[in-house]
RNA sequence: UGUGCCAACGGCGAUGGAGUCCGCCCUGAACCGCCCCGCCCGGGGCUGAUGACUCCUACCAAGAA
Numbered sequence: 001u002g003u004g005c006c007a008a009c010g011g012c013g014a015u016g017g018a019g020u021c022c023g024c025c026c027u028g029a030a031c032c033g034c035c036c037c038g039c040c041c042g043g044g045g046c047u048g049a050u051g052a053c054u055c056c057u058a059c060c061a062a063g064a065a
Base pairs, nucleotide, nucleotide: 010025011024012023013022016056017055018054019053020052021051033046034045035044036043037042
């Protein structure tokens, strides 16, 4: 100095925040949704604030006061 392995810290899981759990990544990484127009480019349409659960905030629908 390079490579491999292990540990710690950390990062990530299509729109915000927190707790718990799960999964992924080790920096050329994990991650960056779906459908249609034959593919790309380009264009059009759709669901969800979660990876999952709970709560808060925002948004949407219906009803009551």
Fluoride riboswitch aptamer (crcB RNA motif) from a Phycisphaerae bacterium, 65 nucleotides, folded computationally. The organism belongs to Phycisphaerae, within Bacteria. Of the family's consensus pairs, 100% are formed in the model. It was read from a public genome assembly, where an Rfam model found it. Model confidence (mean pLDDT): 79 of 100.